[in-house]
C1' cells in the first nucleotide's frame, strides 16, 4: 500500500419540530437508513432551484470521477 473481518470510536438518510431561504437547500433539535471516508474542496460531469426561455446567479461532497487529509489491522 491495496484490501476491509472484529472491536472501539464517529457520522447520520427518510421523517417530525423549530428558524432562516423567492426556491433549491441550510443551521439547530429529535431520530437511523445507511457509511472507512458519509471527513473536507464545486475541479470535471451529473441532478435540482430562481427564469418564459437565454444569459447569469445560486444547491447538491449520502450521484459518479478528480484533488487533500485521515481512525483500526484478521485474512489475502
Nucleotide at each position: 500500500c491495496c484490501c476491509g473481518a472484529a472491536a472501539g470510536a464517529g457520522c447520520a438518510a427518510a421523517u417530525c419540530c423549530c428558524g432562516c431561504g423567492u426556491a433549491a437547500g441550510c443551521a439547530g433539535g429529535a431520530g437511523a437508513c445507511g457509511c472507512a471516508a458519509a471527513a473536507c474542496c464545486a475541479c470535471g460531469g451529473g441532478u435540482c432551484c430562481u427564469a418564459a426561455a437565454a444569459a447569469a446567479g445560486g444547491a447538491c461532497a449520502g450521484c459518479c470521477g478528480g484533488g487533500u487529509u485521515g481512525c483500526c489491522g484478521a485474512a489475502g